[in-house]
Molecule: SAM riboswitch aptamer (S box leader)
Organism: Flagellimonas sp.
RNA sequence: UAGUUAUCAAGAAAGGUGGAGGGAAUAGACCCUGUGAAGCCUUAGCAACCCUUGGCGCCCAGUGCCAAGAAGGUGCUAAAUUCUAUCCCAAUUUGGGAAUAGAUAACAA
Numbered sequence: 001u002a003g004u005u006a007u008c009a010a011g012a013a014a015g016g017u018g019g020a021g022g023g024a025a026u027a028g029a030c031c032c033u034g035u036g037a038a039g040c041c042u043u044a045g046c047a048a049c050c051c052u053u054g055g056c057g058c059c060c061a062g063u064g065c066c067a068a069g070a071a072g073g074u075g076c077u078a079a080a081u082u083c084u085a086u087c088c089c090a091a092u093u094u095g096g097g098a099a100u101a102g103a104u105a106a107c108a109a
Stems, first nucleotide, its partner, number of pairs: 001109001003107006013043005021032003026085004044077003048074003051069006081101001086098005
């Protein structure tokens, strides 16, 4: 770097620096922001995956589920992935589902 799988309506801050943007991409909206954006540093916090333990299942092999723990590897700490777009169903102009895309983790090449 493309790929596969899973999850994404919950949760969680402050200081320093910085100095105008940010909320992924395209379009439309809306929101945050000199009462200080993005980025960087420090500390704190949250708990999704991997991790550890126990149990169940499987036991040829592979693989799964539940609970607890910890914060080790990542990650995250405005608003549902901020909302909508493409398709389907309903008919309530709203709701539900799916797809595309994105984010995170694990795996493998």